[in-house]
Bacterial large signal recognition particle RNA, 257 nucleotides, folded computationally.
Of the family's consensus pairs, 84% are formed in the model.
It matches the Rfam family "Bacterial large signal recognition particle RNA". It is annotated as a non-coding RNA gene. Rfam links the family to the GO terms signal recognition particle, plasma membrane targeting and SRP-dependent cotranslational protein targeting to membrane, signal sequence recognition.
RNA sequence: GGCAGAUAGGCUGGAGGCUAAGGGUCUUCAAUCCGCAAAUCCCUUUUGGCGGACCAAUGCCGGUAGAGUGCUUUGCAUUUGUGCAUGGCCUGUACGGAAGCGUAGACGUUCUGCCCCAUCUGGUGGCUACGCGUGUGAACCAGGCCAGGCCGGAAGGAGCAACCUUAAGCAUACGUUAACCACGCUUUUGGGAUACAGGGCCGAGCGGAAGUACAGCAAACCAUGCAUUAAUGUAUGGUGCAAUACCGGCUUCUGCC
Numbered sequence: 001g002g003c004a005g006a007u008a009g010g011c012u013g014g015a016g017g018c019u020a021a022g023g024g025u026c027u028u029c030a031a032u033c034c035g036c037a038a039a040u041c042c043c044u045u046u047u048g049g050c051g052g053a054c055c056a057a058u059g060c061c062g063g064u065a066g067a068g069u070g071c072u073u074u075g076c077a078u079u080u081g082u083g084c085a086u087g088g089c090c091u092g093u094a095c096g097g098a099a100g101c102g103u104a105g106a107c108g109u110u111c112u113g114c115c116c117c118a119u120c121u122g123g124u125g126g127c128u129a130c131g132c133g134u135g136u137g138a139a140c141c142a143g144g145c146c147a148g149g150c151c152g153g154a155a156g157g158a159g160c161a162a163c164c165u166u167a168a169g170c171a172u173a174c175g176u177u178a179a180c181c182a183c184g185c186u187u188u189u190g191g192g193a194u195a196c197a198g199g200g201c202c203g204a205g206c207g208g209a210a211g212u213a214c215a216g217c218a219a220a221c222c223a224u225g226c227a228u229u230a231a232u233g234u235a236u237g238g239u240g241c242a243a244u245a246c247c248g249g250c251u252u253c254u255g256c257c
Stems, first nucleotide, its partner, number of pairs: 001257006011052001012030005020045005034051003059250007068241005074235006081228008090216006100206002108201006114192003118188001123183004128178002130175002133172004142165003150157002
């Protein structure tokens, strides 16, 4: 130096989460990347377990670059919370006088109607009473007439039921009068109401919009501005970790030639 075999080492990392601590499964980012088991979790404390292939460069050290990722200064944007200020909104006062109504009479005033009590006149209806007519009407304390039956030797007598008449009563029609009630009309006095209607007097306003000013309000709502907290995104800077690529250096054992 060459050939062959074996072994050590390696077979991804950051952040999160979990843990006494470390690694892993788990979530996520990047690389495009051996398998199996493992969140009441799996293994361990000189740092994973069990396999598999490769294996002296795919390992180690140093340097350069660096996918990406964590933290952070500052700036910008958006959103959110909070605070402050101003204004609006709102309220009051004053000014102001729009629409509409009005000489076919505003506003005001007065009278009447309206509403209530009482009152006067008489109407309608109802109910009750009275009179008359009709009907009904006493089983016992109305009358007449009295079958049967009862009493009597007989004449006759007393007399139930039925029938007739009627008293009290009940029902109904008519009529007149009286009382009471209800409804409505008329008269008059008093009162109420201030809405509406009508008449009289008077003679020019009644009505209140927009807007302005001052004051109040700062509670709520709206708008604008400022400040600030937090979150997200983005840009720049700093810093940490970092797969991977390149360069250089270093590196185990055995056998044979």